[in-house]
Model confidence (mean pLDDT): 80 of 100. TPP riboswitch aptamer (THI element) from a Chloroflexaceae bacterium, 116 nucleotides, folded computationally. Its Rfam family is "TPP riboswitch aptamer (THI element)". Rfam describes the family as follows. Vitamin B(1) in its active form thiamin pyrophosphate (TPP) is an essential coenzyme that is synthesised by coupling of pyrimidine and thiazole moieties in bacteria. The previously detected thiamin-regulatory element, thi box was extended, resulting in a new, highly conserved RNA secondary structure, the THI element, which is widely distributed in eubacteria and also occurs in some archaea. Analysis of operon structures identified a large number of new candidate thiamin-regulated genes, mostly transporters, in various prokaryotic organisms. Of the family's consensus pairs, 96% are formed in the model. It was read from a public genome assembly, where an Rfam model found it. The organism belongs to Chloroflexaceae, within Bacteria.
RNA sequence: CAAGUCUGUUAGGGGAGUCCGGGCGCACCGGGCUGAGAGGGCAGUUAGGAACGCACUGCCGACCCUGGGAACCUGACCUGGAUCAUGCCAGCGUAGGGAAACGGAAUGCUCAGAUG
Numbered sequence: 001c002a003a004g005u006c007u008g009u010u011a012g013g014g015g016a017g018u019c020c021g022g023g024c025g026c027a028c029c030g031g032g033c034u035g036a037g038a039g040g041g042c043a044g045u046u047a048g049g050a051a052c053g054c055a056c057u058g059c060c061g062a063c064c065c066u067g068g069g070a071a072c073c074u075g076a077c078c079u080g081g082a083u084c085a086u087g088c089c090a091g092c093g094u095a096g097g098g099a100a101a102c103g104g105a106a107u108g109c110u111c112a113g114a115u116g
Base pairs, nucleotide, nucleotide: 001108005105006104007103008102009101010100011066012065013064014063017033018032019031020030021029022028023054024053040060041059042058043057044056045055072097073096074095078091079090080089081088
C1' cells in the first nucleotide's frame, strides 16, 4: 500500500421464465426444471367471441448487480445443441447499452529497523 479476496453502511440498478395437473363469470392453487432469485406480502387497475385467456401498476420484502461493470436490457420471433418445454446449455460477446461512494478484515507485496 492493494485496483485482487472476504465483508459492512448508505445510495442506486435489475429480473422473475418454462412444463404438467387442477381451478376460474374470474385477475388463481399445487408440483417438476434451470437459477442467487421464478413474483413472497399488501393495495389497486383494466379485460376478450370464457378458455388460443388468467394480465398490468404501485409500495414493501427476498435475491443478484453497481464501472477491471455478462446483474440486467438490446440485437432476438437470432444461430447450433439438448429438452416434455423454456432466455436449459453454448454461440453471438474484444458487439451496443447499463447503476457508486465511504469504511472494515485477512492474505499478499514493498520499505525500514533490531537480533542471530